[in-house]
Predicted 3D model of a 72-nucleotide RNA (transfer RNA) from Cucurbita maxima.
RNA sequence: GUCUUUGUAGUCCAACGGUUAGGAUAAUUGUCUUCCAAGCAAUAGACCUGGGUUUGAUUCCCGUCAAACACA
Numbered sequence: 001g002u003c004u005u006u007g008u009a010g011u012c013c014a015a016c017g018g019u020u021a022g023g024a025u026a027a028u029u030g031u032c033u034u035c036c037a038a039g040c041a042a043u044a045g046a047c048c049u050g051g052g053u054u055u056g057a058u059u060c061c062c063g064u065c066a067a068a069c070a071c072a
Stems, first nucleotide, its partner, number of pairs: 001071002004068004010025004018055001027043005049063004
């Protein structure tokens, strides 16, 4: 340099173009317990970025940025 793939809570993963973007784990609070842990309940937390298509975009298209594999 070329091609392909990926980018979503602190972390790991989902999500037919259409209801408030879901789950696990971690965090906080409460409950339980003599205390801690475990358990139970609740709370808060995210679509890399700039455009385009569309009534409507995390999703489709183009570019940028970053990462990974392969080739050179």
Its Rfam family is "tRNA". The RNAcentral record of the sequence draws on Rfam.